[in-house]
Context: one part of a larger RNA
Formats: sequence, structure tokens, C1' cells
RNA sequence: GGACGAACGCUGGCGGCGUGCUUAACACAUGCAAGUCGAACGAUGAAAGCUGGAGCUUGCUCCGGCUGGAUUAGUGGCGAACGGGUGAGUAACACGUGAGCAAUCUGCCCUGGACUCUGGGAUAACCCCGAGAAAUCGGAGCUAAUACCGGAUACGACACCUCCCGGCAUCGGGUGGGUGUGGUAAGAAUUUCGGUCCAGGAUGAGCUCGCGGCCUAUCAGCUUGUUGGUGAGGUAACGGCUCACCAAGGCGACGACGGGUAGCCGGCCUGAGAGGGUGACCGGCCACACUGGGACUGAGACACGGCCCAGACUCCUACGGGAGGCAGCAGUGGGGAAUAUUGCACAAUGGGCGCAAGCCUGAUGCAGCAACGCCGCGUGGGGGACGACGGCCUUCGGGUUGUAAACCUCUUUUAGCAGGGAAGAAGCGCAAGUGACGGUACCUGCAGAAAAAGCACCGGCUAACUACGUGCCAGCAGCCGCGGUGAUACGUAGGGUGCAAGCGUUGUCC
Repeated sequence: GGACGAACGCUGGCGGCGUGCUUAACACAUGCAAGUCGAACGAUGAAAGCUGGAGCUUGCUCCGGCUGGAUUAGUGGCGAACGGGUGAGUAACACGUGAGCAAUCUGCCCUGGACUCUGGGAUAACCCCGAGAAAUCGGAGCUAAUACCGGAUACGACACCUCCCGGCAUCGGGUGGGUGUGGUAAGAAUUUCGGUCCAGGAUGAGCUCGCGGCCUAUCAGCUUGUUGGUGAGGUAACGGCUCACCAAGGCGACGACGGGUAGCCGGCCUGAGAGGGUGACCGGCCACACUGGGACUGAGACACGGCCCAGACUCCUACGGGAGGCAGCAGUGGGGAAUAUUGCACAAUGGGCGCAAGCCUGAUGCAGCAACGCCGCGUGGGGGACGACGGCCUUCGGGUUGUAAACCUCUUUUAGCAGGGAAGAAGCGCAAGUGACGGUACCUGCAGAAAAAGCACCGGCUAACUACGUGCCAGCAGCCGCGGUGAUACGUAGGGUGCAAGCGUUGUCC
């Protein structure tokens, strides 16, 4: 000198764009953050219409029937594994980069091929009964499906045998041949939305390997599923991944093992570069979700707002038993030098479900707060005295503040007031219509210099000097050093210098 997620002191006009718990991965009141589909299903049956009857204030109310289908608790499907948060753990194939899988899986989506035949038994909801303070649970009965279970069919698929071709050790391929095994579901009907099997694609994921990136030897030896083999189990898949048996190996001064610290990267800061530091915001990957462990469901989890067990803590209780997890968005307490609103909207972008309308979405879009940062603008422009008043200094002559003010004239950015007023809207909807931001941006007009300057420094380094007070006191200080009676170094004043809505100080990095 540059930089910062900064803090502190003094000061503070406006706008745009960003950023905002770095500390206690401390504890959390309250609200919201994941639902959706009635075009899967049985039920439920509102409004309205038609009609019969009753009351009777003769145009209203009530009751019944038919049509109608709004609505939704439940079964079922898809989603809830995304999106959002945090950085605790992790020195590791966690990450980066480059390869490999002849050792793998992949819901929804796309392409191609072949099908969608025929039966069955249940169970929620509902009704009845019961237990419990509650959370909730038990028994009996009825019923449906795109829920569940059989049978048939077999283009493929899988297992075995066989033939051909190929390769990179295991092996791979053939819509080759033979034997055996197992599957489907309807709804609406005008298009259409589906379901099953197979092959391919796309996307996503899993696994393996080369290389790379912290400190410590005041850590020198470490290891028994350890290292390898055979066999088996397990997995989507290779593998001590697990197990039985066998062998005795494996790693290490090119730093094993141990200890400390730490999420990694694209990047960011600095620097001419080499390098050094760093990993806030944004993007990719990983890990975690009160602490520890476990599996279930599923294409996908060992699952933040799912389940089970144990623990700590908090809450309810009728003492028998139950409920909870903000490192989601706001917000509270606490910690701290320190970090925001219990806001608006799904209008846009994106996501889930749905044929769609649409519903949900604290993702997101916006608004609020904060000079926290960067950038831009303003606080007026011109004229105006051999120079007012006042202040300060003085050799008492004057000098300086200083064209500064007053005064004259001009302009009106921003702020203020008034009028007009968007784009963002593509889409969706038969149409009417549909913007949170927002009466915002922007445009026009009006009035009036009107409402808007501070902070640090002035001994040398380093740009800028005098007076008074103080008297090794009070104090200053980044280094050298100032202060003990004429201090340009302390304090105040005048003046000056530097930056400027900021200026200084502190901390950290280069």
C1' cells in the first nucleotide's frame, strides 16, 4: 500500500447493486416450511332443480321422494431420498484430476418390439360393543378397487446343454438351436391417460485404480480378519464384506503406527511473477440432523420436519402412562466486540401431484432493518472589498481567517408536493380476467439556495505552526522519543494539511 462476512469511537443527505451469528453442532415458546390425485375405490352426500305434504304473517319456513353432484375422513397411487440448513465429525478414494467396471443398478422420461385373457379370498372406511385422563387400542359384523393372491399364454428374459464369432485373465456377443422356470389392471370413452415383459437411450447413482494437496520423530516400530488362498454366505455389483478351514504373511525412514489441526474444490485476497494466505457470499462434491445404535419401506434412505431401542434434557398426566427434537423461514433466551422482520406473494423462475382447472411450495421472487461493503450523486454556480463585524496573532504599523460572509444574479440534481404511470405476461382460462414488488421505477409540472459535513492529523519518518495553559505533573506515543517554567510532540484555541458521507483506531492476511 492492498484486502475484510469485521468490530469500536466520532459523524451521517440520497440512490443502485450486493452482504449480514466468524462465538454455544447451546437450549428453544409460537406460527408456517410436503403435499397432491374423486379421470383408481367403496362411502359421504352440500348448493340447486322437479315434485308431494304440513304450518300459515299468501310467499316464507319445515318434512318426505326423485335428479344432482360440491365436499372430503378412509383404502390405493405418486411424491415425501428433491428443494432448504449446518461444518460437528472426517487426514479418508472424503475431495480434485485422469482412467476403468468383460464386476453394476437406475422410478418418472424417450425410441423400438410383444401383450393387456380368466378367476378368487380378504380388509379399512361404516355399524355395534368395550378399555383409557389422554395418546391411542381391542373385539364382532358388512363392503370396493389401478390394494392382495391364484390359473392360462410366452416375442423376449433367467438357469443348464450345445453351435458360431470376438477379445483384455477372469470372459463378451448372437433378437442361433434344445430343455425347464416365473408376470399384467383397469378408469374414461371423442381424442386420450394408463398397466406388464423385453431390448436400447438419456439421466442419476454405486464400486475400483494412478497422481495431487496440513503440522509433528520430544510418535519408530505397527497389524490377528491382520496379509494371502480354498469353499460358502451376502450384495445391484468386485472384494475378508462376513464365516469355516489352510498358510504366515502385510505395512514402515520414499515416514508406517500414534498425536495435533482441518470439511475438499472451482475460486477469493495479495504479489510483476514465482509464491504466500484463505475456503464468508455464488457453484460442484462430501458429511451430519438432540447423543449413540439399528433396520423397515422403496427405483433410490439406513432417511432433518419417518419408524424402533438406549441415553441426556424438556413438557402433559387422573401416577397407570404418554409427547418432543429450528444445523428449514421468521422469532426467543444465552454466549459474545458483533450480525436483521414472529413481513408480502405464488405474479415470474423452478419443484411435487393431477388429463386439466388447480392445490401445495419460508425453494424462489420481493419488501423491511444495518454506511457492513462497492459504485454513483448531492450539500449549489457566477459576480462581489486594496478587504465589513467577530475570532486569532502582532514588532501595535499591521497580518490572517478571506471572495470567505453580507449583497446582486442564475440554476433546481437529490429530498418535498401534485398529475400521469410501466415492462417484467410467456402462459392459463369459453369468457370476464389474471403482477407480490407497487401507485414502485420512469415521465411531466410546482416552490425555494431552499432540507443536507464531518473525521483524523500538523517534532522526524510524513503534507501541514503559532498563542495560551501545564511544569518529568497531567498526559502523548507506530518507531525514534516528547513533558523537570519561552513544549511547532501534553490540553485548548486560531490557522493549516489530508481524506470525505465518511474519517480514524483495533484485529487478521499478503
Source information:
This is a predicted structure of a 510-nucleotide part of an RNA (small-subunit ribosomal RNA, 5' domain) from an uncultured bacterium. The RNAcentral record of the full RNA draws on Greengenes.